[in-house]
RNA sequence: AGACCCUGCGCGGGAGAGCUCUCCGUCGGAUCGGCGGAGGCGCCGAAGGAGCAAAUCCUCCCCGGAAUCUCUCAGGCACACGUACCGCGCGGGCGAG
Numbered sequence: 001a002g003a004c005c006c007u008g009c010g011c012g013g014g015a016g017a018g019c020u021c022u023c024c025g026u027c028g029g030a031u032c033g034g035c036g037g038a039g040g041c042g043c044c045g046a047a048g049g050a051g052c053a054a055a056u057c058c059u060c061c062c063c064g065g066a067a068u069c070u071c072u073c074a075g076g077c078a079c080a081c082g083u084a085c086c087g088c089g090c091g092g093g094c095g096a097g
Base pairs, nucleotide, nucleotide: 005093006092007091008090009089010088011087012086013085018041020040021039022038023037024036025035026034027033028032042077043076044075048073049071050070051069056064
């Protein structure tokens, strides 16, 4: 002085899917609409979680073996927040050379 890799923080970008039905409560200008809760059915996948293929020194077997794929447990389905992921900046760890 330090690649690759891992990780933290800040800023910016960033979706999807019924504000559907029933009941209860509440608000209002009140035979209607809004908000909250519970339940039912329908739906989404980009918090998290779970599952798996091939490559994988030589023959076989076993183990290991990814995700934006699959599952929907969780989460979510007006708006908003937030989210995987991407960019920039600032740190931390390991440590090749």
About this RNA
Glycine riboswitch aptamer from Streptomyces albus, 97 nucleotides, folded computationally. Model confidence (mean pLDDT): 76 of 100. The RNAcentral record of the sequence draws on Ribocentre. Its Rfam family is "Glycine riboswitch aptamer". Its family is annotated with glycine biosynthetic process in the Gene Ontology. Taxonomically the source falls in Streptomyces (Bacteria, Actinomycetota, Actinomycetes, Kitasatosporales).